[in-house]
RNA sequence: UCGUCGAAAAGGCAACGUCACAUUAAGAAAAAAGUGGCCGCGCAAAGCUAAAGGGUCUAGGGCUGGUCAACCAGCUUAGACAGCCAGCUGCCGAA
Numbered sequence: 001u002c003g004u005c006g007a008a009a010a011g012g013c014a015a016c017g018u019c020a021c022a023u024u025a026a027g028a029a030a031a032a033a034g035u036g037g038c039c040g041c042g043c044a045a046a047g048c049u050a051a052a053g054g055g056u057c058u059a060g061g062g063c064u065g066g067u068c069a070a071c072c073a074g075c076u077u078a079g080a081c082a083g084c085c086a087g088c089u090g091c092c093g094a095a
Stems, first nucleotide, its partner, number of pairs: 012043002017038005041083001047088003053085002055081005061076006
């Protein structure tokens, strides 16, 4: 000097819960979830990316089976989750 790691500092994000609000799937209702306030579990990427990598959740719709039905299971379709893994980008740099 370069590379790797990541302490400290300065900042950042914000789980769960709670209050309020709105929104939705081939009519209505409505799910997972969403937005904002408070809260602060935690996070070196808890930044971005969701049929164009996998995985998970929801179930109004469609199909099939068990079944009188309710209900259950599977497939499909649609919606959602990135704080499940993954891809991309990135602040500061001690020992």